Source information:
RNAcentral holds the sequence, with entries from ENA and MGnify. Predicted 3D model of a 77-nucleotide RNA (transfer RNA) from a Sedimenticolaceae bacterium. Its Rfam family is "tRNA". Rfam classes the family as a transfer RNA. About the family: Transfer RNA (tRNA) molecules are approximately 80 nucleotides in length. Lineage of the source: Bacteria > Pseudomonadota > Gammaproteobacteria > Chromatiales > Sedimenticolaceae. Its mean pLDDT, the model's own confidence on a scale to 100, is 80. RNAcentral records the identical sequence in 2 taxa.
RNA sequence: GGGCGUAUAGCUCAGUUGGUUAGAGCGCAGUCUUCACAUGGCUGAAGUCCCUGGUUCGAGUCCAGGUACGCCCACCA
Numbered sequence: 001g002g003g004c005g006u007a008u009a010g011c012u013c014a015g016u017u018g019g020u021u022a023g024a025g026c027g028c029a030g031u032c033u034u035c036a037c038a039u040g041g042c043u044g045a046a047g048u049c050c051c052u053g054g055u056u057c058g059a060g061u062c063c064a065g066g067u068a069c070g071c072c073c074a075c076c077a
Stems, first nucleotide, its partner, number of pairs: 001073007010026004019057001028044005050066005
């Protein structure tokens, strides 16, 4: 330098053909239970969907550019 893939909650990830309120598990906080802890039940908080722009009535999803990370190939030494 070329190609491919990934980016969504603190972590690991789903998200269907673009559509009605953005989700799950773990973790976290509160509460019940216990002498206390653990387990378990209930409730809750937590999101600029990597960034910028575009298309559209409507974008996490489509398009363009960029950033970070990973894999492969090539080049230089």